Predicted 3D model of a 75-nucleotide RNA (transfer RNA) from an Opitutaceae bacterium. Rfam family: tRNA. Rfam classes the family as a transfer RNA. NCBI's taxonomy places the organism under Bacteria, Pseudomonadati, Opitutia, Opitutales, Opitutaceae. The sequence was found in a public genome assembly.
[in-house]
């Protein structure tokens, strides 16, 4: 230095242009229970940043930043 994947609640993760952004775990409140565990109900919690296309972008193009991964250079 070139390529090539990836980035979404606190963690894992689903999404291939129009949903209120979904699930699990976990947290917090109720409800059961004599207690706790286990259940069951609700609630909070995310789209890496700047652009551009589009009537509309979390999803497509661009640049960047950050992880990962090949390839090469270092006489």
């Nucleotide at each position: 230095g070139c390529c090539c994947u990836c980035a979404u609640c606190g963690u894992c993760u689903a999404g291939c242009g129009g949903c209120u952004a979904g699930g699990a775990c976990g947290g917090a409140g109720c409800c059961c229970u004599c207690u706790c565990a286990a259940g069951g109900c609700u609630c909070a919690a995310a789209c890496c940043g700047g652009g551009g296309u589009u009537c509309g972008a979390u999803u497509c193009c661009c640049c960047g930043u950050g992880a990962g991964g090949g390839c090469g250079c270092c006489a």